[in-house]
RNA sequence: ACCGAUAAUGGCAAACUAGCCGAAAGGCUGGGACGCAAAGCAAUGGAUCUAAAGCUCAAAUGGAGCCAUGAUCGCCAUGCCGCCGAAG
Numbered sequence: 001a002c003c004g005a006u007a008a009u010g011g012c013a014a015a016c017u018a019g020c021c022g023a024a025a026g027g028c029u030g031g032g033a034c035g036c037a038a039a040g041c042a043a044u045g046g047a048u049c050u051a052a053a054g055c056u057c058a059a060a061u062g063g064a065g066c067c068a069u070g071a072u073c074g075c076c077a078u079g080c081c082g083c084c085g086a087a088g
Base pairs, nucleotide, nucleotide: 002088003085004084011036012035016031017030018029019028020027021026034074040080041079042078044077045076046075047072048071049070054066055065056064057063
């Protein structure tokens, strides 16, 4: 350095939920733990989600389509930093 133990110190926190923000996806704070050896950070590439504004079509109680400059790092990859030290 690779690697990842029925090791040790710890760490994070899914679903759900209360409040707040947002058009939404989703985010923040608190509770809560499904799990995670990077479930630490970064939207760089891909992927997925939403569709406000905008554009187009339609035309009657308000629809449909396109669309990211929005979002997801606990989707994959990539980059950066990082605890410990069994076996190999």

A computed fold for an 88-nucleotide RNA from a Gemmatimonadota bacterium, annotated as c-di-GMP-I-GGC riboswitch aptamer. The sequence was found by an Rfam model in a public genome assembly. The source organism's lineage runs through Bacteria, Pseudomonadati and Gemmatimonadota.